[in-house]
């Protein structure tokens, strides 16, 4: 000097899931991104759960996720968003 990898920040991309009733408002027979209720639905923030390999003489413990559960969150827009790309900063440090 410095690859791979890890963390943070910026930028870009980023899915899924609704009806009904009442009120209110606008309006002129319909609408709403507001309020309340009923049931339903989604999973890619977070959270939780587990198999084999592996570990151990054996047992126990440990053992992943975009899988599963839906606690949380979400079901116009906005926001959020796993993950991907990219730039910068920091850590480590093969060479």
């Nucleotide at each position: 000097c410095g690859a791979c990898c890890c963390c943070g920040c910026g930028c870009g991309g980023g899915a899924g899931a609704g009806c009904c009733c009442g009120g209110c408002a606008c309006a002129c027979c319909g609408u709403g991104u507001c309020c309340g209720g009923g049931c339903g639905c989604c999973g890619a923030a977070g959270g939780a759960g587990c198999a084999a390999a592996c570990c151990c003489u054996c047992c126990c413990c440990g053992g992943a996720a975009u899988c599963u559960c839906u606690c949380a969150g979400g079901c116009a827009c906005c926001a959020g968003g796993a993950c991907c790309g990219u730039g910068c900063g920091g850590g480590u440090g093969a060479g």